[in-house]
Molecule: c-di-AMP riboswitch aptamer (ydaO/yuaA leader)
Organism: Thermoleophilaceae bacterium
RNA sequence: GGCCGAACCGGAACCGCGCCAGGCGGUCCCGGACGGGGGAACCAAAGUCGCCACGCCGCGACACGGGGCGAACCGGGCGCGACCUGCGCCCGUAGCGUCUGAGGACGCGAGCCCGUCAGCUAACCCCGUAGGCCU
Numbered sequence: 001g002g003c004c005g006a007a008c009c010g011g012a013a014c015c016g017c018g019c020c021a022g023g024c025g026g027u028c029c030c031g032g033a034c035g036g037g038g039g040a041a042c043c044a045a046a047g048u049c050g051c052c053a054c055g056c057c058g059c060g061a062c063a064c065g066g067g068g069c070g071a072a073c074c075g076g077g078c079g080c081g082a083c084c085u086g087c088g089c090c091c092g093u094a095g096c097g098u099c100u101g102a103g104g105a106c107g108c109g110a111g112c113c114c115g116u117c118a119g120c121u122a123a124c125c126c127c128g129u130a131g132g133c134c135u
Base pairs, nucleotide, nucleotide: 001134002133003132004131008032009031010030011029013027014026015025016024017023033129034128035127036126037125038124043119047062048061049060050059051058065117066114067113068112069111074092075091076090077089078088079087080086095108096107097106098105099104
């Protein structure tokens, strides 16, 4: 200096380092900006089976509970396991990123979190501003 990403900008105070020029870093606070979640009406939704006093609101059993951030979704093959659920490798793929005027080229197609709970959702409430990579 550049890239992925919301992960940035400005200001005050204090501290440290430098400096005769006026910066750098840290702590904390304020403002702006960006991003995410929760949250009405209306709309949407209501697993299967059985029971009943027949209720879209009751009872019981069974079943892979359900949800969020992110591009990271869905398949096929082989092997391992195996009640179900699954695990590893390979090849694709929805989708995503960078470079290019274009054509194209090169990559990614992960991971993490909540904890039985959340559809949408005005008002309102809460949270984040990290991390990684290239020259």